[in-house]
A computed fold for a 73-nucleotide RNA from a Bacilli bacterium, annotated as transfer RNA. Model confidence (mean pLDDT): 81 of 100. RNAcentral holds the sequence, with entries from ENA. The organism belongs to Bacilli, within Bacteria. It matches the Rfam family "tRNA". The family's RNA type in Rfam is transfer RNA. Rfam's curators write: Transfer RNA (tRNA) molecules are approximately 80 nucleotides in length.
RNA sequence: ACAAAUUUUGCACAGUUGGUAGUGCAAAUGACUUCUAAUCAUUAGGUCGUUGGUUCGAGUCCAACAAUUUGUU
Numbered sequence: 001a002c003a004a005a006u007u008u009u010g011c012a013c014a015g016u017u018g019g020u021a022g023u024g025c026a027a028a029u030g031a032c033u034u035c036u037a038a039u040c041a042u043u044a045g046g047u048c049g050u051u052g053g054u055u056c057g058a059g060u061c062c063a064a065c066a067a068u069u070u071g072u073u
Stems, first nucleotide, its partner, number of pairs: 001072007010025004019056001027043005049065005
């Protein structure tokens, strides 16, 4: 320099044709326990990398840019 992939809550990831954003772990609260851990129940936390475009409607489609990873030279 060129090419490809990835970017979704604190972490790891789903989201299959565009139609209410989810799971596990972690966190908080409560129950249980002499206490802790474990277990059970409940709760909170997301402008879906950024900026635009298409659409009645975008995490999903299109473009540019950014970050990370891989490959080639």